[in-house]
RNA sequence: CGGAUGUAUCUCAAUGGUAGAGUAGAAGUUUCCCAAGCUUAAGACGAGGGUUCGAUUCCCUUCAUCUG
Numbered sequence: 001c002g003g004a005u006g007u008a009u010c011u012c013a014a015u016g017g018u019a020g021a022g023u024a025g026a027a028g029u030u031u032c033c034c035a036a037g038c039u040u041a042a043g044a045c046g047a048g049g050g051u052u053c054g055a056u057u058c059c060c061u062u063c064a065u066c067u068g
Stems, first nucleotide, its partner, number of pairs: 001068006010022003017053001026040004046062005
């Protein structure tokens, strides 16, 4: 200097119009107890700007990681 990635505890989706799943954790239920099962709730778009009626998505800068 070029390229890629950054979303929930972790692993991954998604699309210019209310951001989902699995897993983990919490509460409840079930059981003599534990585990498993079932139900419920909580929880996230790396940061700052710009465009747009509306940005996780498009543009710019920046930070971190990986790679050449």
Overview: The RNA shown here (transfer RNA) has 68 nucleotides and comes from a marine eukaryotic metagenome. The prediction has a mean pLDDT of 81. Rfam family: tRNA. By type it is a transfer RNA.